[in-house]
A computed fold for a 476-nucleotide part of an RNA from an uncultured bacterium, annotated as small-subunit ribosomal RNA, 5' domain. The RNAcentral record of the full RNA draws on ENA and SILVA. Rfam family: Bacterial small subunit ribosomal RNA. Its family is annotated with structural constituent of ribosome and ribosome in the Gene Ontology. Model confidence (mean pLDDT): 88 of 100.

Context: one part of a larger RNA
RNA sequence: GAACGAACGCUUGGCGGCAGGCCUAACACAUGCAAGUCGAACGCGCGUAGCAAUACGCGAGUGGCGCACGGGUGAGUAACACGUGGGAAUCAACCCAGAGGUUCGGAAUAACCGCGGGAAACUGCGGCUAAUACCGGAUAUCCCCUACGGGGGAAAGAUUUAUCGCCUUUGGACGAGCCCGCGUCCGAUUAGCUAGUUGGUGAGGUAAUGGCUCACCAAGGCUACGAUCGGUAGCUGGUCUGAGAGGACGACCAGCCACACUGGAACUGAGACACGGUCCAGACUCCUACGGGAGGCAGCAGUGGGGAAUAUUGGGCAAUGGAGGCAACUCUGACCCAGCCAUGCCGCGUGGGUGACGAAGGUCUUCGGAUUGUAAAGCCCUUUCGGCGGGGACGAUGAUGACGGUACCCGCAGAAGAAGCCCCGGCUAACUUCGUGCCAGCAGCCGCGGUAAUACGAAGGGGGCUAGCGUUGUUC
Numbered sequence: 001g002a003a004c005g006a007a008c009g010c011u012u013g014g015c016g017g018c019a020g021g022c023c024u025a026a027c028a029c030a031u032g033c034a035a036g037u038c039g040a041a042c043g044c045g046c047g048u049a050g051c052a053a054u055a056c057g058c059g060a061g062u063g064g065c066g067c068a069c070g071g072g073u074g075a076g077u078a079a080c081a082c083g084u085g086g087g088a089a090u091c092a093a094c095c096c097a098g099a100g101g102u103u104c105g106g107a108a109u110a111a112c113c114g115c116g117g118g119a120a121a122c123u124g125c126g127g128c129u130a131a132u133a134c135c136g137g138a139u140a141u142c143c144c145c146u147a148c149g150g151g152g153g154a155a156a157g158a159u160u161u162a163u164c165g166c167c168u169u170u171g172g173a174c175g176a177g178c179c180c181g182c183g184u185c186c187g188a189u190u191a192g193c194u195a196g197u198u199g200g201u202g203a204g205g206u207a208a209u210g211g212c213u214c215a216c217c218a219a220g221g222c223u224a225c226g227a228u229c230g231g232u233a234g235c236u237g238g239u240c241u242g243a244g245a246g247g248a249c250g251a252c253c254a255g256c257c258a259c260a261c262u263g264g265a266a267c268u269g270a271g272a273c274a275c276g277g278u279c280c281a282g283a284c285u286c287c288u289a290c291g292g293g294a295g296g297c298a299g300c301a302g303u304g305g306g307g308a309a310u311a312u313u314g315g316g317c318a319a320u321g322g323a324g325g326c327a328a329c330u331c332u333g334a335c336c337c338a339g340c341c342a343u344g345c346c347g348c349g350u351g352g353g354u355g356a357c358g359a360a361g362g363u364c365u366u367c368g369g370a371u372u373g374u375a376a377a378g379c380c381c382u383u384u385c386g387g388c389g390g391g392g393a394c395g396a397u398g399a400u401g402a403c404g405g406u407a408c409c410c411g412c413a414g415a416a417g418a419a420g421c422c423c424c425g426g427c428u429a430a431c432u433u434c435g436u437g438c439c440a441g442c443a444g445c446c447g448c449g450g451u452a453a454u455a456c457g458a459a460g461g462g463g464g465c466u467a468g469c470g471u472u473g474u475u476c
Base pairs, nucleotide, nucleotide: 001476002475003474004473006472007471008470009469010468014348015347016346017345018344019343020341021340022306027304028303029302031301032300033299036065037064038063041062042061044059045058046057047056048055049054072259073258074257082183083182084181085180086179087178090176091175095172096171097170098169099168100167101166102165103137104136105135106134112127113126114125115124116123117122142153143152144151145150157164158163185231186230187229192222193221194220197219198218199217200216201215202214203213204212234256235255236254237253238249239248240247241246261282262281263280264279265278284295285294286293287292312338314337315336316335320334321332322331323330324329351381352380353379354378361372362371363370364369385417387412388411389410390409391408395403420465421464422463423462424461425446426445427444431460432459433458434457435456441448442447
């Protein structure tokens, strides 16, 4: 000098645009909201209309899809975690393209009804019933196994009759799993480490390779080119700095990874070992009729606590995107907006012109004057921003606008409402007077102050930056 997710100070602070905003306790959390949807899969209950068939609406339940995305955090991790370049032994719901099919039957079960248990959470027994829920038979373009004889494998319907589905299979796309080369912090005051350890055979397991797991066999494997151990740390695109080389960092945005009170486990599923799922254990909090139960903000807001320090318990699904649905639509604290904060960057304003006899006042003075200083007043103008009144969007191809009566445009009044902070010994730009007297104090370094201090305090004047200025911290 530059930079910052900054903090602190000032008798500091006008406006706008854009961005950013718990760096600390991965501390604990009151309350609300953050994942539902489908009646064009199914039966039932209730309501409305109707004499009824039925139609419409609401509700819980069976069923389907989603809940593995989106959102948060950085604890752990020095590792194929990440980055980059390769690889073979794989899976793949929804989507696209191709080929073929969608046949015949059966048995249940929730809801509901009846009877119970429990304070509650919830739950037992009996009876009835539907399906795109479940099971069996048939068929097989095709697929799988095969000792090539053969063996095994499907399906679901709905309706407003135009569609939406269902099954088998091939290819693709998107996505995911696995393996490898190279790169990736500090410590040797860590020198040896290793028994599923290293390899083989066989088996199990997986979507899949593999010591992944197991039995047997062999005795290997790693290491001063730093193994092992300890410390620290999410990695990257990038960010800051620097002429560069390099150094430091990894907030915001984007990609990947890991985690979801702590530890462990599997279930379901195309996909999880699953933030707002399940089970077990633990700590903590809460309810209880003491028998037993409930909970997990590192989602959005918000609270306590910690801290130098970091915001609203806001509006809307209008847009973009996501889930479900044929759709209408519903849901969406993703998102789009608004609120708060000079936290930062950028832009604008706080007026312009004229005005000497150089007013007054202040300060200094060699008492002549000098300076503040065209500065003020006065006179002539202008109206950005702000204020008041009126009009009023784009964002939305036809409808739909939270933002928002916002942006923007027009008009009106009036210089009117809008300047501070730091510094002035040298480095370093800017000097005098008074006070003080090694005191009070200053200070980044050198150093100032003990009676004329340009270095302390005040004033006048000056220098610098400016809605900021200075200090502290950190990096280069």